Predicted 3D model of a 152-nucleotide RNA (FMN riboswitch aptamer (RFN element)) from Frondihabitans sp. Leaf304. The organism belongs to Frondihabitans, within Bacteria. It matches the Rfam family "FMN riboswitch aptamer (RFN element)". Gene Ontology term of the family: FMN binding. The sequence is in RNAcentral, with records from Rfam and Ribocentre. RNAcentral records the identical sequence in 2 taxa. The model forms 97% of the base pairs in the Rfam consensus.
RNA sequence: CAACGCGCUCCGGGGUCAGUGAGAUUCUGAACCGGCGGUAUAGUCCGCGACCCGCCUGUGAACCGCGAUCAUCAUGAUCGCGGCGCGCAGUCGGCUGAACUGGUGUGAUUCCAGUACCGACGGUGAAAGUCCGGAUGGGAGGCAGCGCGUGC
Numbered sequence: 001c002a003a004c005g006c007g008c009u010c011c012g013g014g015g016u017c018a019g020u021g022a023g024a025u026u027c028u029g030a031a032c033c034g035g036c037g038g039u040a041u042a043g044u045c046c047g048c049g050a051c052c053c054g055c056c057u058g059u060g061a062a063c064c065g066c067g068a069u070c071a072u073c074a075u076g077a078u079c080g081c082g083g084c085g086c087g088c089a090g091u092c093g094g095c096u097g098a099a100c101u102g103g104u105g106u107g108a109u110u111c112c113a114g115u116a117c118c119g120a121c122g123g124u125g126a127a128a129g130u131c132c133g134g135a136u137g138g139g140a141g142g143c144a145g146c147g148c149g150u151g152c
Stems, first nucleotide, its partner, number of pairs: 001151001003150007010142002016030004031130002033119002035048004043117002052094003056090005063083008099115005121133003
C1' cells in the first nucleotide's frame, strides 16, 4: 500500500394539525417515511435481508422409561442408554406488498412532469408503515472503519 484471507465494529426513516367519540398519533380529512446489491440515478423492475412457517443436524436444561452401581427400615443418589415435547444455534427450503402515462435520451417501469399505489407479527380505552413491544436482538451489504496474517 492497489490485492487476498480471518476476526471485530458500524449499519432504517416517518404522526403533525383538524374532525368524530367516553376512549383513536390506530377511524375520517389533509400530512410524513422509504434497508441493501444489480441496472441510466428505483419503496413499486430483477434479486438479497428482516418478520413468520417447516425439514434436517448439533446442542442445553427439565421430565419420563429401562439398566448398572452405591446407600437406606424406607423415600433415594450417581452413571449409562432410550424417548416425548420445549429452548437455542446452524444449513436448506417455504412465505414475502405496491406503477402507470407522457417527455428527454444511444440507453431510464430508475431522470423530469403528471396521476396512482404499497408497507410482518404481538399489544392498545378504538382497527397502527409512523405509538409501545420482542429488539441492548437479527441483518443483506459496503472503492465503510479498525486489528491480525499473507503478499507486493